[in-house]
RNA sequence: CACAGAGGCGCGGAGUUCAUCAGUAACUGGCUUCAAACGUCCAGCCGGGACAGGGAGCAGCAAAAGGGGCCUUCGCCGAAGGCGGUACGCGGCACGUACCGGCCUGGGUCCGUCACCGAACAGGGGCGGAACUGUCACAUGAAACGAUGUGGUGCGCUGUG
Numbered sequence: 001c002a003c004a005g006a007g008g009c010g011c012g013g014a015g016u017u018c019a020u021c022a023g024u025a026a027c028u029g030g031c032u033u034c035a036a037a038c039g040u041c042c043a044g045c046c047g048g049g050a051c052a053g054g055g056a057g058c059a060g061c062a063a064a065a066g067g068g069g070c071c072u073u074c075g076c077c078g079a080a081g082g083c084g085g086u087a088c089g090c091g092g093c094a095c096g097u098a099c100c101g102g103c104c105u106g107g108g109u110c111c112g113u114c115a116c117c118g119a120a121c122a123g124g125g126g127c128g129g130a131a132c133u134g135u136c137a138c139a140u141g142a143a144a145c146g147a148u149g150u151g152g153u154g155c156g157c158u159g160u161g
Stems, first nucleotide, its partner, number of pairs: 001161005008077001010076006017069002027060003032055003039051004044093004080105003083101007106133002109130006116124002134153007
């Protein structure tokens, strides 16, 4: 340098289906109220622009997306995620997608916390912590397989050439 591998509720993508979203939004009806802006629309807020209609409650009718569970399947082991930047979505923030950055994280679990995403008490994310686990180094020790302690962590580790 190349190839092949390992960690385990391992990572990510896609599809079917199920519940939730929700008896909610939208639509229709009638009642009531507001009136050129403290209104509506342009995705949530601010700005800007456009518009003539908008709001509350009642009745009828009545969803969907995202997120989640099971199953199937595909690609894999910096898998992937985060953070920052750039571009696009009217401008800023937020959010989404794509790309860039050897900036951070070995892995999953649990606990705490947050003015974040989310309809949510589900799930995700940020920050902090705990034990466990993989791997390597050193030490003890062991016939061997193992075991204990300390420390480090993926640009790592194992095997072959």